[in-house]
Molecule: Bacterial RNase P class A
Organism: Desulfobacter sp.
C1' cells in the first nucleotide's frame, strides 16, 4: 500500500427547560368509580421494531386409517423445541493469496425443447475431400493413367459452430474406423487403506466412451390438516327483536295535560323476569425455548451448571420538542513544521452535514435498507 473476514456500537456525547406513556407512593375533589386532578419516585423502541418470507409456542376448528391432488425441500455429519435455518465438513467453479461461491438426487424411465452459422444437432451426419467397382470417352501396343456419370464403401483430413459420438502414436485395410494394440482421460464393477460420514488415496479388470438442459414436464427420497390475538375467555347497555309470568282488552290496565283529586284526552296493550347478539370494557398481554457475567464440555453452532437482573404494554395508537456546551466528518481560506517537489502532519477562522427506519401475543432464523467512527484477526506485494 492494495485486499479479505469477523465483531461490538446506534436519533453523536452531556447539561437544562417544557411535555407524552406505564407502574408505584402521597394528598385532594366529587359523580363514590380500580373515575378525575396534583405532586414525588421509577419504566419507556430496532440492529434491523421492516418485508410478512420460513419455523415454533399459544388458542381454536377439523381429525379412525389409508391414499389421490397440491406444496416444500434435496451432497455429509452435528446442532436445535422446530426450520427451507445454523456450525463444522466434502465436492465443483472462481481468486496469486486471505477467501468468495453452489436448489449440489436422477439425464444409462419416459417425453419435451434447442437462435445463427452447417451437409449433418441426436435410434447422428457424406458438403469438400479419400477409397473401390461398373460403363463411356481420351492416351497407350499393352499393362495402365486421366476424365465424365452411375452405384457403392468411409467420420482420418478440410470446412461450420458454444457444443460433430475421448486423446496421441504404432498395426490393421482398397480407403478408413477401439477394428486391434501400447500409453493417456473418463465411465463401471471389485479390492486395499484412511474417515463417524459425504468422500480421499492407492490397485485391478472391462473397449465400455453413453452430448446440453430437471428453478422443463417427470422419476425417486423425505416432510407438511386450517385459520391466527382481529387467535380466544369474560363482563355486557341503549334500540329493536324472541320466550315466559302478571294484570287489562270499552264495566278501561297504562299515558298526556302541574306533586294530590277532580275533569278531559289518547288509549290495546302495558309492567317484571329470563336468555342470545351489538356498542363498550375487561382479559389473553408481557417472567421469557429469557437477559448478563463466571465455570465445564465442544473445533464450531451450541449444550449443561452456578451467580444475578426484571428490561415498553399503548390502542384515533406514547418513548417527544427547543436550546447550550463539546466532539466527529465534510467543504472553503489563511498560518505553521517536515519535504528538491507531489504531498504528509498539526492549530485558528467560517459554514454545512448526522442514516436505515419506529413496537402492536411472543420466540427462533432468513432476506432486504442502512450515515458514521471503533475493535479484532488474516492475505498479497514493496521498503528498512
Nucleotide at each position: 500500500u492494495g485486499a479479505c473476514c469477523g465483531g461490538a456500537c446506534u436519533a453523536a456525547a452531556c447539561g437544562a427547560u417544557c411535555g407524552c406513556u406505564g407502574g408505584g407512593c402521597g394528598g385532594g375533589g366529587c359523580g363514590c368509580g380500580u373515575c378525575c386532578c396534583c405532586g414525588c419516585c421509577u419504566g419507556g423502541a430496532g440492529g434491523a421494531a421492516a418485508g410478512u418470507c420460513c419455523g415454533a409456542a399459544c388458542a381454536c376448528c377439523g381429525c379412525a386409517g389409508g391414499a389421490c391432488a397440491g406444496g416444500a425441500c434435496g451432497c455429509u455429519c452435528c446442532a436445535u423445541a422446530a426450520c427451507g435455518u445454523g456450525g463444522a465438513g466434502u465436492c465443483g467453479c472462481g481468486g496469486c493469496g486471505a477467501c468468495g461461491u453452489g436448489a449440489a438426487g436422477g439425464a444409462a424411465a419416459g417425453u419435451g425443447c434447442a437462435g445463427c452459422a452447417g451437409a449433418g444437432a441426436g435410434u447422428a451426419g457424406a458438403c469438400c475431400g479419400c477409397c473401390c467397382u461398373g460403363u463411356g470417352c481420351c492416351g497407350g501396343a499393352a499393362a495402365c493413367g486421366g476424365u465424365a456419370c452411375a452405384g457403392g464403401g468411409u467420420a482420418a483430413g478440410g470446412g461450420u459452430g458454444a457444443a460433430a459420438c475421448g486423446g496421441u502414436g504404432c498395426g490393421g485395410u482398397a480407403a478408413g474406423a477401439g477394428c486391434g494394440c501400447a500409453c493417456c482421460a473418463g465411465u463401471u464393477u471389485c479390492c486395499c487403506g484412511g474417515g463417524u460420514g459425504a468422500c480421499c488415496g492407492g490397485g485391478a479388470a472391462a473397449g465400455c466412451u453413453u452430448g446440453g438442459u430437471a428453478a422443463a414436464c417427470c422419476c425417486c427420497g423425505u416432510c407438511c390438516g386450517g385459520u391466527g390475538c382481529a387467535a380466544g375467555a369474560c363482563c355486557a347497555a341503549a334500540u329493536a327483536g324472541g320466550g315466559a309470568a302478571a294484570c287489562g282488552c270499552u264495566u278501561a290496565a297504562g299515558g298526556g295535560c302541574u306533586g294530590u283529586c277532580c275533569g278531559u284526552c289518547c288509549g290495546a296493550g302495558u309492567u317484571u323476569c329470563c336468555g342470545g347478539g351489538u356498542a363498550g370494557g375487561u382479559u389473553g398481554c408481557u417472567a421469557g425455548a429469557g437477559g448478563u457475567g463466571c465455570a465445564u464440555g465442544g473445533c464450531a453452532a451450541c449444550a449443561u451448571g452456578c451467580a444475578u437482573c426484571c428490561c415498553a404494554g399503548a390502542u384515533g395508537a406514547a418513548u417527544g420538542a427547543u436550546c447550550g456546551u463539546u466532539g466527529a466528518c465534510c467543504c472553503g481560506g489563511g498560518c505553521c513544521g517536515g519535504g528538491u517537489a507531489a504531498c504528509c502532519g498539526g492549530g485558528c477562522c467560517g459554514g454545512g452535514u448526522a442514516a436505515c427506519a419506529a413496537a402492536a401475543u411472543u420466540c427462533g432464523g432468513c432476506u432486504u435498507a442502512c450515515a458514521g467512527g471503533c475493535c479484532g484477526g488474516u492475505c498479497a506485494g514493496g521498503c528498512c